[in-house]
RNA sequence: GGGCGAACGCUGGCGGCGUGUCUGACACAUGCAAGUUGAGCGGGCACCAAGUUGGGGCAACUCAGCAGGGUGCUAGCAGCGAACGGCUGAGUAACACGUGAGUAACUUGCCCCAGGGAUCGGGACAACCCUCCGAAAGGGGGGCUAAUACCGGAUGUGUUCGCGGGGUGAAAACCCCCGCGAAGAAAGCAGGCGCAAGCUUGCACCCAGGGAUAGGCUCGCGGCCUAUCAGCUAGUUGGCGGGGUAACGGCCCACCAAGGCGACGACGGGUAGCCGGUCUGAGAGGACGUCCGGCCAGACUGGGACUGAGACACGGCCCAGACUCCUACGGGAGGCAGCAGUUCAGAAUCUUGCGCAAUGGGGGAAACCCUGACGCAGCGACGCCGCGUGGAGGAUGAAGGCCUUCGGGUUGUAAACUCCUUUCGGGAGGAACGAAUGCCGCCGGUUCUAACAGGGCCGGCGGUUGACGGUACCUCCAGAAGCAGGCACGGCUAACUCUGUGCCAGCAGCCGCGGUAAGACAGAGGUGCCAAGCGUUGCCCGGAUUUAUUGGGCGUAAAGGGUGCGUAGGCGGCCGGGUAAGUCGGGUGUGAAAUCGCUGGGCCCAACCCAGCAAUGUCAUCCGAUACUGCCUGGCUAGAGUCCGGAAGAGGGAGGCGGAAUUCCCGGUGUAGCGGUGAAAUGCGUAGAUAUCGGGAGGAACACCAUUGGCGAAGGCGGCUUCCUGGUCCGGUACUGACGCUCAGGCACGAAAGCCAGGGGAGCAAACGGGAUUAGAUACCCCGGUAGUCCUGGCUGUAUACGAUGGGCACUAGGUGUGGGGGGUAUCGACCCCCUCCGUGCCGCAGCUAACGCAGUAAGUGCCCCGCCUGGGAAGUACGGCCGCAAGGUUGAAACUCAAAGGAAUUGACGGGGGCCCGCACAAGCGGUGGAGCAUGUGGUUUAAUUCGACGCAACGCGAAGAACCUUACCUGGGUUUGACAUCCAUCGGACAGGCUGCGAAAGCAGUUUUUCCCGCAAGGGACUGAUGGACAGGUGCUGCAUGGCUGUCGUCAGCUCGUGCCGUGAGGUGUUGGGUUAAGUCCCGCAACGAGCGCAACCCUCACUCUUAGUUGGCACCGGGUAAUGCCGGCCACUCUGAGAGAACUGCCUGCGAUAAGCAGGAGGAAGGUGGGGACGACGUCAAGUCAUCAUGGCCCUUAUGCCCAGGGCUACACACGUGCUACAAUGCGCGCUACAAAGGGUUCCCAACCCGCGAGGGGGAGGCAAUCCCAAAAAGGCGCGCUCAAUUCGGAUCGUAGGCUGCAACUCGCCUACGUGAAGCCGGAAUCGCUAGUAAUCGCGCAUCAGCCACGGCGCGGUGAAUACGUUCCCGGGCCUUGUACACACCGCCCGUCACGCCACGAAAGCCAGUUGUACCCGAAGUCGCCCACCCAACCCGCAAGGGAGGAAGGCGCCCAAGGUAUGACUGGUGAUUGGGGCGAAGUCGUAACA
Repeated sequence: GGGCGAACGCUGGCGGCGUGUCUGACACAUGCAAGUUGAGCGGGCACCAAGUUGGGGCAACUCAGCAGGGUGCUAGCAGCGAACGGCUGAGUAACACGUGAGUAACUUGCCCCAGGGAUCGGGACAACCCUCCGAAAGGGGGGCUAAUACCGGAUGUGUUCGCGGGGUGAAAACCCCCGCGAAGAAAGCAGGCGCAAGCUUGCACCCAGGGAUAGGCUCGCGGCCUAUCAGCUAGUUGGCGGGGUAACGGCCCACCAAGGCGACGACGGGUAGCCGGUCUGAGAGGACGUCCGGCCAGACUGGGACUGAGACACGGCCCAGACUCCUACGGGAGGCAGCAGUUCAGAAUCUUGCGCAAUGGGGGAAACCCUGACGCAGCGACGCCGCGUGGAGGAUGAAGGCCUUCGGGUUGUAAACUCCUUUCGGGAGGAACGAAUGCCGCCGGUUCUAACAGGGCCGGCGGUUGACGGUACCUCCAGAAGCAGGCACGGCUAACUCUGUGCCAGCAGCCGCGGUAAGACAGAGGUGCCAAGCGUUGCCCGGAUUUAUUGGGCGUAAAGGGUGCGUAGGCGGCCGGGUAAGUCGGGUGUGAAAUCGCUGGGCCCAACCCAGCAAUGUCAUCCGAUACUGCCUGGCUAGAGUCCGGAAGAGGGAGGCGGAAUUCCCGGUGUAGCGGUGAAAUGCGUAGAUAUCGGGAGGAACACCAUUGGCGAAGGCGGCUUCCUGGUCCGGUACUGACGCUCAGGCACGAAAGCCAGGGGAGCAAACGGGAUUAGAUACCCCGGUAGUCCUGGCUGUAUACGAUGGGCACUAGGUGUGGGGGGUAUCGACCCCCUCCGUGCCGCAGCUAACGCAGUAAGUGCCCCGCCUGGGAAGUACGGCCGCAAGGUUGAAACUCAAAGGAAUUGACGGGGGCCCGCACAAGCGGUGGAGCAUGUGGUUUAAUUCGACGCAACGCGAAGAACCUUACCUGGGUUUGACAUCCAUCGGACAGGCUGCGAAAGCAGUUUUUCCCGCAAGGGACUGAUGGACAGGUGCUGCAUGGCUGUCGUCAGCUCGUGCCGUGAGGUGUUGGGUUAAGUCCCGCAACGAGCGCAACCCUCACUCUUAGUUGGCACCGGGUAAUGCCGGCCACUCUGAGAGAACUGCCUGCGAUAAGCAGGAGGAAGGUGGGGACGACGUCAAGUCAUCAUGGCCCUUAUGCCCAGGGCUACACACGUGCUACAAUGCGCGCUACAAAGGGUUCCCAACCCGCGAGGGGGAGGCAAUCCCAAAAAGGCGCGCUCAAUUCGGAUCGUAGGCUGCAACUCGCCUACGUGAAGCCGGAAUCGCUAGUAAUCGCGCAUCAGCCACGGCGCGGUGAAUACGUUCCCGGGCCUUGUACACACCGCCCGUCACGCCACGAAAGCCAGUUGUACCCGAAGUCGCCCACCCAACCCGCAAGGGAGGAAGGCGCCCAAGGUAUGACUGGUGAUUGGGGCGAAGUCGUAACA
């Protein structure tokens, strides 16, 4: 995607044609579904006409009866039918079905054709009558009677049988022909004529033949699963004889024989009606078998026969069983899987309709009757088909809805509106076809006939028959009027937004969506698709070359058997001949119809229906062809083998021998240890070990040679030697003549471990003991040590039994080694060299491969044979079978579960992988932190609040470069609502501001007072402002995981990429790798790459040198003046300095090294030398890193509050813990006095000099300074000198007290400073840890920002003094490049394994229990067929006058068989089962760490 006998959800206008219990072959109320014939027969009933008898009556007439006649109906006898038609699919794996044959082994009622016949007799039984029994259903007895019922005789064309003869034929007792003999038939009825006998017509009847139709039986071939069913079979297989049947047959029986079937799948189990066909598919195929058609089977279940042409019989019978019903309890009745209908079951399947008008069937001479077959109607969108729900116009693009960036967009020509039409539905009227070849009547012709009866046939006329139905169809009427839904919209897959929800609720076919912006949930708008339907579910085919015939694979993805020998089987060399089985062509037969296809036709079209054609087989048969295959036959030698001559080898088996070494024993020497490990210990040793020498014992294995080597089928084989023995190679061509290849089963071999028995046992060594290691250590390491390892015999039968590569043959570039053989050439010589065969390696072309790789030893190209695979787990498990002593092996599933499991390669990342190389990374060194006190930040705790953020490095003296109020975001309380702030509108008022009063903590509220400007004639308007109302403001409320911006970090690391080209199926690679070199992807060289970009470097700033320029506020040498002194002044700008510009350094020069390169080392010169120091500068990217609280911003939230104002409090809390610091612990120090030398900054609500006061903080003061001018300002360490003398001190300064100072509205919570007093811890800091490579560390002070002040010991700068060390790159950390492995890829902080615990699920085992199916043995044995008996019973025939008898029948009895049932014992299958076993699955359980670096 297509399909369906469907069901379910939502929805539903009409018609046509189809179709409708798939489940319980469960059970059924009621009605109907098979009758008909009176022209077969006797009765009965009713009616009719006339007759007759009797009564009444004058009669007409009437009443009763009788005999016969007619008409209608009819129970019974009889005939035909009831075996068809209709239903169902249980059973059946079968000659059941399909197809094609056979029947010389058969039957066939009714029908057709042709032939012959139909004669003479007889006796009954129903109905009916009488009677009896029974509740009923029914039944018994007696009596009468007809026939187309029944019986006997006759005849016999032919038939059957017997005998004889002949023929056809492969074959005949069976077919055909002839003769003789025997057996063996019948029924009438109706019409016509006739007095009758009878004749005739039609129908019926009998015998035999043929046909048609319908069947029976047999055979070939074909169509399910299972081998975890491998052996099955006693009527079994065959024969002889018999029985039986329509007929063959072991169908049945007796006897005889011992056969028959099976791997080409018997037997068993499971499932199933089969087919035409249907669905699907390109086809091959797969699946299915509903309707329709053919066949089969069944009729409550099981068994049985009867009747009949036909049955073992759906609406017949008998028996048994279950069930239901009736009953008077004695006994009876029943079978919807016929049509309707009912109950239950189920997801689910219809009316207890109309009619025989048509078609068909039964009966009948016919009319006609019967027909739930059938024709119609009804119900169900169950399916298919057709139609409609309107058409055209219509933009201010209405309203409404939805969205929106607020502009608009969309729904949408959609609607409205205008014009038009009227199908369908509704109403009204008309109105069929199906129906005439039917039936009835009349007429005519013809035929049968004696016939103008009658019948048959033909024609004409008239009449008559319709369930559907007043339906189809036609016309008219009205009016757009009455008529649209379903599903979907994340990808697959066509169709997108908003809102709600917030891993919830839910969706889901797979992947997967949902944890606050969800195109995936829900709703809405919109859109898409289909449409009276649309979706969902189930099932089938397809896609799926995903069972591969077409059309797959097996080195590593699943898959080569461990190896060989070999059976069946499959396959098979060259040249002839034959045959014609396969194969190919043609003819014939058949392949039913329907279906499908084509053509045409009929319903308006279509669906549907009709006609014709075509098509359909692995089919049968005949004829033909002979290339190939097969078969038969003749030949050949290239395959294969034999033979001869050589050759190599750890090939196998058995025996013998040898040396080295370990261990043990004996003896000697000798003494304190040995041994063992990372380090140790256990162990051994003073009873003398180890070491060493000599001797001995015993077992096992064979160093060197030795290998990329050899041999073997594989496993495997290694000292030397002897014997036995297998295979291989080379050379020769003598022989055989296809003898070959492969191989399911089978047989044999088969490492190690293991098992049994007996030996043996040196070393080694599972288990085990001990010592260590460790968190543990049932391990790794160490000391011991038993099975075992060894031998003999026997099992086992596995393995990473691997080349992860089955065997054989052939073909397809080369190069190079090596083992064995032969040859050529050459030579003294096989020392080289060349050729060749066999083996064994490496490299490599074509080709192949997903890639890796393979590549004459194929994984290339072909052929043959075998084995094997079909997602992962469960599982090589369970059950069963086979094997085994056991261990176990072999064969080998399923439930359940997952959306993967895998292969190769790629890029990364990672590695307790490798190589190379960097970095204060380690090391070397100096100083710290971690201990103390304090400061500060953080966690925690506390709290009304301790606002918020930052969290490894890269949060924690961070945002904070200044929290007493403010800040402030927090808390408490008091207020406020157009708002503290922006814009606009409406109305009203007023300038606003300011002052004052009251209340209040303040905010604020109330009151009061003062007071406008512009335009305009005026009214009024405007600006500003207040109030009220409305739009809106406002939010440090949330989301840094919606964002912008900014920032941190890897990392100043040297990397990250692109274009084109080239390589690769691709991911991707190359470039960027390599050799050098560098701080550097820096540069050089090389190179399928060539270039380029972002980074590096440089360009920028600063410091260091020089020059130029400019000299004031700076400087001052020279000149001059002046002072107590000072560049103080004139002057000068040389110098210092300032600041603007320029120069200077480039490996430029030299030497050496290096590839003559890049560059490196050293040197010269130079202020500076190899990027001179420092800074700014941060590639592609990473961390969902940080920040919504700087700012901006989407979304969400609050709106008399989450906004705003205010007061107070809090952010400063304090048992604790951590980070960062400060000060110390002291003598390289501390204190005191004296005394030098900076740089960089700052200064006007500011810096503040001198001077005065105060011990001091500070106060007063006010010069100068908007600054190279004045001030802050003293620099400190340092220097000189004095004291302290190792002490918790003259170290240290915490803490606390008191008194002060300063800022500020205000220092209580909670500031800084000063003085005096107090003097704590601390005596150098555990584990651990940080910084720094030079003007660096260390140490010393100075300044600045913020700032009223300050909790600054912080931060950012400045200068002073000024070291030590680096052997080196093994190690720790981080990083770069190359390479390698990988099971990692939110990438090792990864992945991942097993036990245990818990929950759920399916399965196995299990004492048993239950059920089903089935085998065997036995018991019992209904009905019934058959057989036997038959003394009771019996009309027909025979004998007999009769009685009676016979023949025959038959009740009954017996027997064989046998359904159900019973007993016993097996087998198989299923269910269940305390308990038990493993398995699977399950967001965050336990223990460890086995695997992947």

A computed fold for a 1493-nucleotide RNA from an uncultured bacterium, annotated as small-subunit ribosomal RNA. Its Rfam family is "Bacterial small subunit ribosomal RNA".